[in-house]
RNA sequence: CAAUCGCGUGUCGCCCUUAGAGUUUGAUCCUGGCUCAGGACGAACGCUGGCGGCGCGCCUAAUACAUGCAAGUCGAGCGAGGUCCAUCAGGCUUGCCUGAGAAGACCUAGCGGCGAACGGGUGAGUAACACGUGAGGAACCUGCCCCGAAGACUGGGAUAACACCGGGAAACCGGUGCUAAUACCGGAUGCCCUCCCCGGACCACAUGGUCUGGUGAGGAAAGGAUUCUGCUUCGGGAUGGCCUCGCGGCCUAUCAGCUUGUUGGUGGGGUAACGGCCUACCAAGGCGACGACGGGUAGCUGGUCUGAGAGGAUGUCCAGCCACACUGGGACUGAGACACGGCCCAGACUCCUACGGGAGGCAGCAGUAGGGAAUCUUGCGCAAUGGGCGAAAGCCUGACGCAGCGACGCCGCGUGCGGGAUGACGGCCUUCGGGUUGUAAACCGCUUUCAGCAGGGACGAUGAUGACGGUACCUGCAGAAGAAGCCCCGGCCAACUACGUGCCAGCAGCCGCGGUAAUACGUAGGGGGCGAGCGUUGUCCGGAAUUAUUGGGCGUAAAGAGCUCGUAGGCGGUUUGGUUAGUCGGGUGUGAAAUCUCCACGCUCAACGUGGAGGGGCCACCCGAUACUGCCAUGACUAGAGUCCGGUAGAGGAGUGUGGAAUUCCCGGUGUAGCGGUGAAAUGCGCAGAGAUCGGGAGGAACACCAGUAGCGAAGGCGGCACUCUGGGCCGGUACUGACGCUGAGGAGCGGAAGCGUGGGGAGCGAACAGGAUUAGAUACCCUGGUAGUCCACGCCGUAAACGUUGGGCACUAGGUGUGGGGCUCUAUCGACGGGUUCCGUGCCGCAGCUAACGCAUUAAGUGCCCCGCCUGGGGAGUACGGCCGCAAGGCUAAAACUCAAAGGAAUUGACGGGGGCCCGCACAAGCGGCGGAGCAUGUGGCUUAAUUCGAUGCAACGCGAAGAACCUUACCUGGGCUGAACUAUGCAGGAAAAGCCGUGGAAACACGGUGUCCUUCGGGGUCUGUGAUAGGUGGUGCAUGGCUGUCGUCAGCUCGUGUCGUGAGAUGUUGGGUUAAGUCCCGCAACGAGCGCAACCCCUAUCCUAUGUUGCCAGCGGGUAAUGCCGGGGACUCGUGGGAGACUGCCGGUGCCAAACCGGAGGAAGGUGGGGAUGACGUCAAGUCAUCAUGCCCCUUACGUCCAGGGCUGCACACAUGCUACAAUGGCCGGUACAAAGGGCUGCAAACCCGCGAGGGUGAGCCAAUCCCAUAAAACCGGUCUCAGUUCGGAUCGCAGUCUGCAACUCGACUGCGUGAAGCUGGAGUCGCUAGUAAUCGCAGAUCAGCAUUGCUGCGGUGAAUACGUUCCCGGGCCUUGUACACACCGCCCGUCACACCACGAAAGUUGGCAACACCCGAAGCCGGUGGCCCAACCCUUGGGAGGGAGCCGUCGAAGGUGGGGUUAGCGAUUGGGGUGAAGUCGUAACAAGGUAACCAAGGGCGACACGCGAUUGCAGUGUAACACGAGUGAUCCUGA
Repeated sequence: CAAUCGCGUGUCGCCCUUAGAGUUUGAUCCUGGCUCAGGACGAACGCUGGCGGCGCGCCUAAUACAUGCAAGUCGAGCGAGGUCCAUCAGGCUUGCCUGAGAAGACCUAGCGGCGAACGGGUGAGUAACACGUGAGGAACCUGCCCCGAAGACUGGGAUAACACCGGGAAACCGGUGCUAAUACCGGAUGCCCUCCCCGGACCACAUGGUCUGGUGAGGAAAGGAUUCUGCUUCGGGAUGGCCUCGCGGCCUAUCAGCUUGUUGGUGGGGUAACGGCCUACCAAGGCGACGACGGGUAGCUGGUCUGAGAGGAUGUCCAGCCACACUGGGACUGAGACACGGCCCAGACUCCUACGGGAGGCAGCAGUAGGGAAUCUUGCGCAAUGGGCGAAAGCCUGACGCAGCGACGCCGCGUGCGGGAUGACGGCCUUCGGGUUGUAAACCGCUUUCAGCAGGGACGAUGAUGACGGUACCUGCAGAAGAAGCCCCGGCCAACUACGUGCCAGCAGCCGCGGUAAUACGUAGGGGGCGAGCGUUGUCCGGAAUUAUUGGGCGUAAAGAGCUCGUAGGCGGUUUGGUUAGUCGGGUGUGAAAUCUCCACGCUCAACGUGGAGGGGCCACCCGAUACUGCCAUGACUAGAGUCCGGUAGAGGAGUGUGGAAUUCCCGGUGUAGCGGUGAAAUGCGCAGAGAUCGGGAGGAACACCAGUAGCGAAGGCGGCACUCUGGGCCGGUACUGACGCUGAGGAGCGGAAGCGUGGGGAGCGAACAGGAUUAGAUACCCUGGUAGUCCACGCCGUAAACGUUGGGCACUAGGUGUGGGGCUCUAUCGACGGGUUCCGUGCCGCAGCUAACGCAUUAAGUGCCCCGCCUGGGGAGUACGGCCGCAAGGCUAAAACUCAAAGGAAUUGACGGGGGCCCGCACAAGCGGCGGAGCAUGUGGCUUAAUUCGAUGCAACGCGAAGAACCUUACCUGGGCUGAACUAUGCAGGAAAAGCCGUGGAAACACGGUGUCCUUCGGGGUCUGUGAUAGGUGGUGCAUGGCUGUCGUCAGCUCGUGUCGUGAGAUGUUGGGUUAAGUCCCGCAACGAGCGCAACCCCUAUCCUAUGUUGCCAGCGGGUAAUGCCGGGGACUCGUGGGAGACUGCCGGUGCCAAACCGGAGGAAGGUGGGGAUGACGUCAAGUCAUCAUGCCCCUUACGUCCAGGGCUGCACACAUGCUACAAUGGCCGGUACAAAGGGCUGCAAACCCGCGAGGGUGAGCCAAUCCCAUAAAACCGGUCUCAGUUCGGAUCGCAGUCUGCAACUCGACUGCGUGAAGCUGGAGUCGCUAGUAAUCGCAGAUCAGCAUUGCUGCGGUGAAUACGUUCCCGGGCCUUGUACACACCGCCCGUCACACCACGAAAGUUGGCAACACCCGAAGCCGGUGGCCCAACCCUUGGGAGGGAGCCGUCGAAGGUGGGGUUAGCGAUUGGGGUGAAGUCGUAACAAGGUAACCAAGGGCGACACGCGAUUGCAGUGUAACACGAGUGAUCCUGA
């Protein structure tokens, strides 16, 4: 470099191809079930229904069947009979009757032959060589058919039919006599066949097979019309059948052992044939965890449905095979049957009967009854195809071909097409404008498929023959003419409105709708889907990777066996050779047809059909390949494993002994009144001397410190010390064996505690039990005692949250840092310490990776391989039944009915906790004063009432709405009135009867009577009447709403954008360290910014300045008065008004890592938001209000509207709430004398004066108010009196007399005077307010208002305290964190008994059936065997027998039946047990938070009629327990030192 081969890559072409959704949560991810969308059907049901083609049509009672038909045929096998008939005879009513009747034709009962074993039906049985597939038969048969060879000679005796006789109701039968054959029998012949014996050749797979030779024995026949066809023997073929074997296809182990003809052998029998198929004898085998035996279910297959496929389900029609024919048994005949339309017997049932006997079998086609949700005509025809017989013609054929019925399915067609907007009417909706139905209709034009009518008219039939059928098809005619429904419209899922209904009626596949505004119910309109159908129900596959081979899992979701050893099995290191079983390639055979796919063709298309091709097996055989697996060579090797040698650590195990401390008990001493125990107590012990203390003794159990996420062990588990015996590990050496290995179904052993048995022991502790407490109860928690037990020996039990909730083994995959055991090494003279390295163990942190997340991470939950165990929604239930084990307790194995739409895991955000940390608040504490007791006032509940109108109901209703109920108000009650109206707006028509005034009646409203007859700009207006739409409603719904308000709370929070992290919900920011009244500010930080809140800005108040100066003020000046800013005047001051200043941690010091800030100080009127107010984030409470107002919807309309009078809202046994006044001396009373602020005033405030004791009256100046008035403020202060008393306290209640307001004070006003003089002597449990000009106390004013508040409310000023150590506790709140089974969010959730209702299940004395066996009895038919006597035509000898046969009888076997004890299964069952389910039952409070005694697991014990709800204790284990404290270790960072 070329060629070839292989590999890889790219490009192009063709074919096929996998879809999800809803539902657990406040939200999320995961796990997981349930449900839906698809396809299919022998279907059924509901509504609807025009035509045609092709298919299909009792899935149930293999229930019972009336009636008809479904298997006959052959006269060319045979005799006989009948009919017709030429002809003959007779008779005569001469064309008929009677009789005979050749040949012939036809018909037929019988004998005989073939067929009837096919075709047709059904799926009961069957789990089997039944079926499928592939082999074998050297172990077999095969009528009719085909081929070949040979033959058919000769005789014989019967019998049915028929005739006669007889029996019987019938079915049918018997006797006597006659007769034929292709019926039957004898003899001959023997190509040939069979058998015995003797040979030969070839072949095979063990017995053997094939061919062939010889001797001997035995064995055939049928004729008939005569072109033919039958008959006999043999060989072969074809077809059909029979037998055997490999492999394949159901459930159940709660069926684990089965088997006596069983397994094999020998002899015999039997069959077409092998064979225990049968029999006698012998042997003792055979099958089974790779599932025997048993139980249940089921015909199998080609195929069919579904699916991407792998699979799953299924076996209707068609086709192959099998089985069955009323049920069971049996044989006969035959080539073939143990025989659907044959026989015999037994049984059940039905029918006939003369009661003596008989008949029958639709799972053939139609049809009937029944069952059932449900499945057709008692049709036509043999024309075609096929079958039987026949020589044929032909006959038969409910096989078949057709038709009928059924939308049962598939396929095709139609119900018209085009134009047509005033977008008609009507319907529905409406925001009243309109929209929609909708080009839809009408109307105009056109067409005629299908159906209808008429005419023609097939193919199927090669010559004849057509049921279908006057059908298909063709032609013509008329006319849009005859032809549309069903389901759905909340999401999944395509399609929305109105009305009705009001958790009703109803819907619903799942989630779920419906309780007055329902796209979810019903109806309508509209819309969506499909369409002669549409829905529903049922079933199957799919979706479902939800049984996972393809294609799943097991730490916490369901799931690793408590642990180890080990059997079978599965899997297995390196290497050589062989083999080729597995494996791979090629080929041959087969895999029926139909089906399926593709191609082509035929019905107008399609469905359907026809032809061709293809595909299909885990099949059999042949050839080849040899990498891997297997097998062989008992080949080789040493890295796995083991042995050996040398070291080494250890609570490893068993036994024996021994030690000290402590508790208790006993004895003695000292000693005296308590001890003990608890939250506090009591029971208990103690003066008979306890406790305390000292000494001595006894006994049992456990082993402080050391002690360590240290060690050992397979796990459970193991702890003083010593000895004896003993198992395993690790390290080092590398001598030996040479794959000896790993895992491990069954199996075996070990296995904490409790418990059980026997015997010991018994100090402490301590179930049960007793007592004391606690409590509503307390069968508990706490206390005092205390028995089993705990301990020992031996034997059981066999389970635990037996847990790392993580099976075992091997290998691989970053590190860091402790610690236990060993080795090597470095430094060093040696040694120690120390460093490095290596193997084994045990922890923590952490990368990749994995994980739903949490987390795991060389000790994997990572990456792989091998083996085992286990899971498949929750509950029922680890339960029942059954079995095994156990002394028992109980353990192991382990369901179903029924029920739910979830149950779960992890994480998230909240909320909550009798969790934690930090912090705040008159939250507690420290104080002061109250409430709760009294009387009264006011409100509320309750009660009452004709009515006591309504609302507000924990805080956050209750002196609240109401800032003022005698009438009014007023909404309530009683009574009297009105009815388009007491009020508003308005259209039309009409009027002057109007309004107003007067009178009468009346409680008034109102009614009646009288009077009256409007204004005008001439448009009209007012008013009235009528009429049409309407008014009105304090009627309902605050859970339909707006608005407004309360509350958490003036708490410091609530959010967003972008970025980042997380699969996600979400997180981060907002957490952390400080600080603040504050998410206030600072620092840090995967965050950086921003918004609503906080603060500030606003108002009042505290200081000063300035301007101004009336009605305010008056220092100085002047005037005046009894006095007063009274006057002139003044602006200084007070004050008013306006404007400014001032306070900002600004300054100083200290603290603070820096900072923010805090502490102290100075100055200042004021100091750290100076004091007060207004201001209320996102939101919460379906908070409050429909009765302020507004408003949707509903309701009333001679009343739920409206007017009026009276009454009620004020009622009073009671209860509560909020207040007032008191109980007195810090006081009451009397007298005197001061000082405010803020308000109000014209239907008003009212001075002064007069009258009245007074409330008040009279009169009335002034004032629209910094001017006048209300208006004397009161407490205080001064003086006097009272002297502790129910009083000179207190003032309720009641009486009398008045005043004022008002139309009117009776119910029901306030006030005054006189009189009366109640309770009450400081208030139980409990509870409220307040931190400074506050509490306390004192008065003043105002709103409302005719009047009514000394008590309410809103304001104003006067006098004016005490206390706060502090944050343990109560309440509320904020932030962080933690737990959670809560999310309607702890007023949460939730458990169990009991009571009630319903449901399914278990047990149960028993009882009633089914099924399959067993033992025995009986024993039909029948085959087989035996057989004295009896009977018998053929052949033989001889007339009598023989050969042979038959009936009968006997025997074996034998169905049904009977008896018996068992097995198994099912139904029912008084009663009983638990379970499930069920809006509002009872008792408690177990669990979830530390759930208030942490919970759970296991064992054992207790209470238990009801009460009663249960559930203690001990031990072990865990963290699935929080928090704190302490201790130890490690890491990071900082500081200091070396």